[in-house]
Context: one part of a larger RNA
């Protein structure tokens, strides 16, 4: 920009396209059929496994650049105590929430149907027979079409359903209508708070009739028992107060802070 009949919101249909489609082992049938024996089934049923793919983070296992603790050297905060800086743009070490992950967890390949290939048939003439074929009718594959998953109306034959929205004034005119003015619907966007969404954009949640983000409170989880005091010890240190103190991303709550205000587009019932 378009979408033969206004505009808008939501939900669909599915032309068409893409994906998937895998394999193995064991058990039963059955040591049966078959076979002198050795060996050893079709058909049918059941149980597992691997690869591949999708999703997820409860478990297991990683990461987790500062969440907690320990600690060396050195400098500083006047000293002690307690801390901070630097030693990699984590000093080193031990752990680790969320998130992101696989080695972890869950799920998938199916079944059914249709038309067929090679192949196997029925009936059956030409051609008194024969013949699966000439007319006619069947069976049959991991393959084809469907079935399953995803995208999908720019599918220009441009689809459907539901709902929402859309006027007044003045003048002229017999009227149709014309001229001028005002209003600016439903809805959309800008702007702002933002996200498990994201390069930007887009998409999603919100914008005071509000829990969208921050702060604060509570909790979970992490770390592992803070500082200060008291007691014991000459001291290093230990015990106790204290399963403390601290705590990024998690869950719940709470308007304290910020989403204020405002602007733009969108028109008048529709060839």
């Nucleotide at each position: 920009c378009g979408c033969a009949a206004g505009g808008a919101u939501a939900u669909c249909u599915g032309a068409g396209g893409a994906g998937a489609g895998c394999a193995u082992u064991c058990c039963c049938u059955a040591g049966u059929a078959c076979g002198a024996g050795a060996g050893g089934a079709c058909c049918g049923g059941g149980a597992a496994u691997g690869u591949c793919g999708g999703a997820c983070c409860u478990c297991u296992a990683g990461u987790g650049u500062u969440u907690c603790a320990g600690u060396u050297g050195u400098g500083c905060c006047g000293c002690c105590a307690g801390g901070c800086g630097c030693a990699g743009a984590a000093g080193c070490u031990g752990a680790g929430u969320a998130g992101c992950u696989a080695u972890g967890u869950c799920c998938g390949g199916a079944a059914a149907g249709g038309a067929u290939a090679a192949g196997c048939g029925c009936u059956g003439a030409a051609g008194g027979c024969a013949u699966a074929u000439a007319a006619g009718c069947g069976c049959c594959a991991a393959g084809c079409c469907c079935c399953c998953u995803c995208c999908a109306a720019g599918a220009a034959u441009a689809g459907a359903u539901a709902u929402c929205c859309c006027u007044c004034c003045u003048g002229a005119g017999c009227a149709a209508u014309c001229a001028g003015g005002a209003c600016g619907a439903a809805g959309a966007g800008a702007c702002c708070u933002u996200g498990u969404a994201g390069a930007c954009u887009a998409c999603g949640a919100g914008g005071u009739u509000g829990a969208u983000a921050g702060g604060c409170c509570c909790u979970a989880g992490g770390u592992g028992u803070a500082a200060g005091g008291u007691c014991c010890g000459u001291a290093a240190g230990g015990a106790u107060u204290u399963u403390a103190g601290c705590u990024g991303a998690a869950g719940g709550g709470u308007a304290c802070u910020a989403a204020u205000a405002u602007c733009u587009c969108g028109a008048g019932c529709g060839a």

The part of an RNA shown here (large-subunit ribosomal RNA, domain VI) has 271 nucleotides and comes from a Candidatus Omnitrophota bacterium. The sequence was found in a public genome assembly. The coordinates come from a structure-prediction model, not an experiment, and the mean pLDDT is 89.